[in-house]
RNA sequence: GAUGGCUGGAUGGCCGCCUUCGCAGAUCGCGCAGCGAUCGGCGAGGGAGGAAAGUCCGGACUCCAUGAGGCGACGGUGCCGGGUAACGCCCGGCCGGGGAAACCCGAGGGAAAGCGCCACAGAGAUCAGACCGCCUCCGCCUCCGGGCGGGGGUAAGGGUGAAACGGUGGGGUAAGAGCCCACCGCGGCCCCGGCAACGGGGACGGCACGGCAAGCCCCACCGGGAGCAAUGCCAAAUAGGGGCCUCGCGCGGGUCACGUCCCUUCGGGGAUACGGGCGCGCAGGGCGGCUUCGGCCCGAGAGGCCCGGGUUGGCAGCUUGAGCCCCGAGGCGACUCGGGGCCGAGAGGAAUGGUCAUCCAGCGGCGGCGACGCCGCGGACAGAAUCCGGCUUAUAGGCCGUC
RNA sequence: GGGCCGUUAGCUCAAUUGGCAGAGCAAGGGACUCUUAAUCCCUAGGUUGGAGGUUCGAUUCCUCCACGGCUCACCA
Numbered sequence: 001g002a003u004g005g006c007u008g009g010a011u012g013g014c015c016g017c018c019u020u021c022g023c024a025g026a027u028c029g030c031g032c033a034g035c036g037a038u039c040g041g042c043g044a045g046g047g048a049g050g051a052a053a054g055u056c057c058g059g060a061c062u063c064c065a066u067g068a069g070g071c072g073a074c075g076g077u078g079c080c081g082g083g084u085a086a087c088g089c090c091c092g093g094c095c096g097g098g099g100a101a102a103c104c105c106g107a108g109g110g111a112a113a114g115c116g117c118c119a120c121a122g123a124g125a126u127c128a129g130a131c132c133g134c135c136u137c138c139g140c141c142u143c144c145g146g147g148c149g150g151g152g153g154u155a156a157g158g159g160u161g162a163a164a165c166g167g168u169g170g171g172g173u174a175a176g177a178g179c180c181c182a183c184c185g186c187g188g189c190c191c192c193g194g195c196a197a198c199g200g201g202g203a204c205g206g207c208a209c210g211g212c213a214a215g216c217c218c219c220a221c222c223g224g225g226a227g228c229a230a231u232g233c234c235a236a237a238u239a240g241g242g243g244c245c246u247c248g249c250g251c252g253g254g255u256c257a258c259g260u261c262c263c264u265u266c267g268g269g270g271a272u273a274c275g276g277g278c279g280c281g282c283a284g285g286g287c288g289g290c291u292u293c294g295g296c297c298c299g300a301g302a303g304g305c306c307c308g309g310g311u312u313g314g315c316a317g318c319u320u321g322a323g324c325c326c327c328g329a330g331g332c333g334a335c336u337c338g339g340g341g342c343c344g345a346g347a348g349g350a351a352u353g354g355u356c357a358u359c360c361a362g363c364g365g366c367g368g369c370g371a372c373g374c375c376g377c378g379g380a381c382a383g384a385a386u387c388c389g390g391c392u393u394a395u396a397g398g399c400c401g402u403c
Numbered sequence: 404g405g406g407c408c409g410u411u412a413g414c415u416c417a418a419u420u421g422g423c424a425g426a427g428c429a430a431g432g433g434a435c436u437c438u439u440a441a442u443c444c445c446u447a448g449g450u451u452g453g454a455g456g457u458u459c460g461a462u463u464c465c466u467c468c469a470c471g472g473c474u475c476a477c478c479a
């Protein structure tokens, strides 16, 4: 210098908090030798984390949904192989980059499937491109060095840019150019090694193929939605309130007078087939983004949605779990298998706290050459809320190992 | 606890195939007016919440943080 782990103050006194069990008690209730609830007391046991955090991924669990297959849409993942319940995580390897090295970093599929974009600058930005330069031809001028104008060739050099259509060297040429040659790069082909990513070798091609996919997209694989304030039960509460929507098609004007309209002495009376109900007939209708095969519901009082009111109490879910420790075996490793042992918060408007003393790190001051002594300060980040596996972020310090 | 949004000038908001960050109000100066207001003209003001990445180039695309809001009208 690099890297992998562990730890995250210790002990004691006093006063408190949450929870489990036990003991004795008080009060209340009942179906009364007992059981249950509430209350305080005593005793014993347990009581935050490596991140409990961010809620970024993956699950368990529960409910909802039309079950299974297919297609589509949307979202995600992305070198290869393995691990795992699963993952965007982890392990091993490959390739590329950095470093003297140990080692570190990489959202690392496809740009010859297609579309799109590449501002400014620059002559030209993807059908490449003649601004300067270089070379050549013609004409004119000349102080014979060359200059000016026009035509053509040229991508070696300059300049612009993030990027200019292979690189270096040699030959070649009027000047140049893969035009030709050697090496390197690139491409597909063959052989060998490897499960694979990929690596090594050979002959060939004269270069055709710029970048961006954390732009659309293509390919492969994965994914239903919501979340413990999920959900279930009990008790309490009350007006079981109000509104809207759906319930097929056809026929008849048969029926009702619900709506609607008119009159009114406000008691009621009348009109109407426009809306609705009823009736008859035929079978249908609804539920998925679409579809095939199924399934469920409705078929005449049911279903759905919204608003409002009341209650906002108790129990379950709730902590034994992909759990922790030790030993053995397999594997390079992540991890797996076998045996033995252990139980380590479970509250729910929410406990895990406060104070004092001593010690241990650490810092500062004074004295001393020094070992050291004395005095003062003082322990980071943070805090469970259904539970696990990860990632990320915050973190004063201390300890151990490897290179 | 769970879930969902937002952050751009002093304030309120814009900004789309990624290509010089703008508008209104406010502020400062000037003109008009006897003066002020109104009106007109001009000007300044930006770490696009922060850090990192992709890209030639990021307000925009991706990742991680910070802050704020949804306060009984997001959910029992």
Base pairs, nucleotide, nucleotide: 001403002402003401004400005399006398007397009359010358011357012356013355014354015353017047018046019045020044021043022042023041025039026038027037028036029035030034049381053392054391056390057389058388059387060386061227062226063225064224066294067293068292069291070290071289074223075222076221077220078219079093080092081091082090083089094108095106096105097104098103109218110217114216115215116212117211118210131158132157133154134153135152136151137150138149139148140147141146166184167183168182169181170180171179185207186205187204189202190201191200192199193198231316232315233314234313241307242306243305244304245303246302247301248282249281250280251279254278255277256276258275259274260271261270262269263268284298285297286296287295323342324341325340326339327338328337329336330335360379362377363376364375365374366373367372404478405477406473407472408471409470410469413428414427415426416425422459430446431445432444433443434442452468453467454466455465456464

Predicted 3D model of RNase P RNA and transfer RNA as a complex of 479 nucleotides. It holds a member of the Rfam family "Bacterial RNase P class A". It is annotated as a ribozyme. The coordinates come from a structure-prediction model, not an experiment, and the mean pLDDT is 75.